[in-house]
């Protein structure tokens, strides 16, 4: 320099353009003499910008970071 891939709650990981889910963790509650475990519940997320669309995590595009390949 060229090519490819990834970026979603604190962590891991889903989501055929139509309410963004699950598990663990955190927090609250039940239980217990206390705690743990178990059970119930709450909070919390689309890397940044632009475009297309009635509607974008999803399609297009630029940038950023990381990984891989070629030279």
């Nucleotide at each position: 320099a060229g090519g490819g891939g990834a970026u979603u709650c604190g962590u891991a990981u889903a989501u055929c353009g139509g309410u963004a889910g699950u598990a663990c963790a955190c927090c609250g509650g039940u239980c217990u003499c206390c705690a743990a475990a178990a059970c119930c519940g709450u909070u919390a997320g689309g890397g940044c910008g632009g475009g297309u669309u009635c509607g974008a995590u999803u399609c297009c595009u630029g940038c950023a970071u990381c990984c891989c390949c070629u030279g």
Annotation
The RNA shown here (transfer RNA) has 71 nucleotides and comes from Candidatus Kerfeldbacteria bacterium CG15_BIG_FIL_POST_REV_8_21_14_020_45_12. It matches the Rfam family "tRNA". Rfam classes the family as a transfer RNA. Its mean pLDDT, the model's own confidence on a scale to 100, is 81. The organism belongs to Candidatus Kerfeldiibacteriota, within Bacteria.